[in-house]
RNA sequence: CCACCCAUAGCUCAGUCGGUAGAGCAGCUCCCUUUUAAGGAGAGGGUCGUAGGUUCGAUUCCUACUGGGUGGA
Numbered sequence: 001c002c003a004c005c006c007a008u009a010g011c012u013c014a015g016u017c018g019g020u021a022g023a024g025c026a027g028c029u030c031c032c033u034u035u036u037a038a039g040g041a042g043a044g045g046g047u048c049g050u051a052g053g054u055u056c057g058a059u060u061c062c063u064a065c066u067g068g069g070u071g072g073a
Stems, first nucleotide, its partner, number of pairs: 001072007010025004019056001028042004049065005
């Protein structure tokens, strides 16, 4: 310098066909237990990396940029 992949909750990830976003773990509350651990129930937590474009509507499609990774020269 070139090509490809990845970026979504505190962490690990799903969402692959465009229709106002989910799981597990962690943390919080309650139940259970003499207490802890384990177990059960519930609620919360997201400007979907940034900026534009297309569209009635974008995490999803297009472009540029940023960060990380892989390969090549």
This is a predicted structure of a 73-nucleotide RNA (transfer RNA) from an uncultured bacterium. Its Rfam family is "tRNA". Rfam describes the family as follows. Transfer RNA (tRNA) molecules are approximately 80 nucleotides in length. Gene Ontology term of the family: triplet codon-amino acid adaptor activity. The family's RNA type in Rfam is transfer RNA. The sequence was found in a public genome assembly.